The RNA shown here (Bacterial RNase P class A) has 384 nucleotides and comes from a bacterium. Rfam family: Bacterial RNase P class A. Rfam links the family to the GO terms tRNA processing, ribonuclease P activity and dimeric ribonuclease P complex.

[in-house]
């Protein structure tokens, strides 16, 4: 050397060759108003996916509409206090269940109303006699009893159901029962402690409130819409808008003219300016609630301080292929400890092998993940 619970982090290294993206130097070309700009991708050099880039559930920055205030309607959260740009998240704590425990789960009301409780069951919420139990008449029996009848009484017992109108023990009664009574629950009402949620101590009352609010519904706090295809800016052909001009016209016949075809002369060919809006093109984009390391204050979540770093920005989507050398892991042998390897040590083979891949950012959460590290804490064991 067993069995378990909760966190936290890794998720290959190094090198070589070819390549792709961006960014910076420089070279080159090409306009140029000489301050530059635009291409090319040609040399160098820097950087180039993730713990979830994923779901696209929450919250938010930023944009653009909306918009005096208030209310309704709709959503949406719900212990309690704190964090925190915000939040459905995180932290610490109270309460109830589960678990021998580490710990894990769950969280406004159901004495304000209205509805729902399937099936089985006599009754499913202003209770409810199937069975039983107990009196009473009757009939049989003949004192005490009953596989009969009929009235009443009981919620202590059986039996359905998830659930059956406070539990347990006494006393009480025909037989029962909060009907007395003790403890336990349980309401109320006061004292203490807590910032609270709550707790905990004392009275008082036979006990009044089954469950379901992810049924409707009440309470309290909160929400306006659409979304980087947000939204600016530049802008080209074509065709239609407006405003000039426009008859000795315009176009074509490949040098010109002449002559011809065409289209046109206000129902305007053709020519110019405008302005919208399309294709493409720029900006937003990526330095940010960043990120690492130390300090302070808090039990913590986090907050602040002072050093340090810059860490993708494509656009139909770069971030890849291939080769060597090693580690992690597999599989195998050998030795050590020891009762017994899953430990420890050394040898051979073999070999990156999981879930996935940004697309305006960020904070969470939930979901996938082959293999592996470390922390704390429980139970058993054993040993002092």
């Nucleotide at each position: 050397a067993g069995g378990g619970u909760g966190g936290g982090c890794c998720g290959g290294a190094c090198g070589g060759u070819c390549g792709c993206g961006u960014c910076g130097u420089g070279g080159c070309c090409g306009c140029g108003g000489u301050g530059g700009c635009g291409g090319c991708g040609c040399a160098c050099g820097g950087c180039g996916a993730g713990g979830a880039a994923a779901g696209u559930c929450c919250g938010a920055a930023c944009u653009c509409c909306g918009c005096a205030g208030g209310g309704c309607a709709g959503g949406g959260u719900g212990g309690u206090c704190g964090g925190u740009a915000a939040c459905a998240c995180c932290g610490a704590c109270c309460c109830g269940c589960c678990g021998u425990a580490a710990g894990g789960c769950g969280g406004g009301g159901a004495a304000a109303g209205u509805g729902c409780c399937a099936c089985a069951g006599a009754a499913a919420a202003c209770a409810a006699a199937c069975c039983g139990c107990c009196c009473c008449g009757a009939c049989g029996g003949c004192u005490g009893c009953g596989u009969u009848c009929g009235g009443g009484g009981u919620a202590a017992g059986g039996g359905u159901g998830a659930a059956a109108c406070g539990g347990u023990g006494g006393g009480g009664u025909a037989a029962g029962a909060g009907c007395c009574c003790a403890c336990c629950g349980c309401u109320c009402c006061g004292g203490c402690g807590g910032c609270g949620a709550c707790g905990u101590c004392g009275g008082a009352g036979g006990c009044a409130c089954g469950g379901c609010a992810a049924a409707c519904c009440c309470c309290a706090c909160c929400c306006g819409g659409a979304g980087c295809a947000a939204g600016g800016c530049c802008a080209a052909a074509u065709a239609g808008g407006a405003g000039g001009g426009g008859a000795u016209g315009g176009a074509c016949u490949g040098g010109c003219c002449c002559g011809g075809u065409c289209c046109g002369c206000u129902u305007g060919a053709c020519c110019c300016u405008c302005g919208g809006g399309u294709a493409g093109g720029c900006c937003g984009c990526u330095c940010g609630a960043u990120c690492c390391c130390g300090g302070u204050g808090g039990c913590a979540a986090c907050a602040u301080c002072g050093g340090g770093a810059c860490c993708a920005g494509a656009u139909a989507g770069a971030u890849g292929a291939c080769c060597g050398u090693c580690u992690c892991g597999g599989c195998u042998c050998c030795g050590c400890u020891g009762a017994a390897a899953c430990g420890c040590g050394g040898g051979g083979c073999u070999c990156a092998g999981a879930c996935a891949g940004a697309a305006u950012u960020c904070g969470g959460c939930u979901u996938a993940c082959a293999g592996g590290c470390c922390c704390a804490c429980c139970c058993a064991c054993g040993a002092a």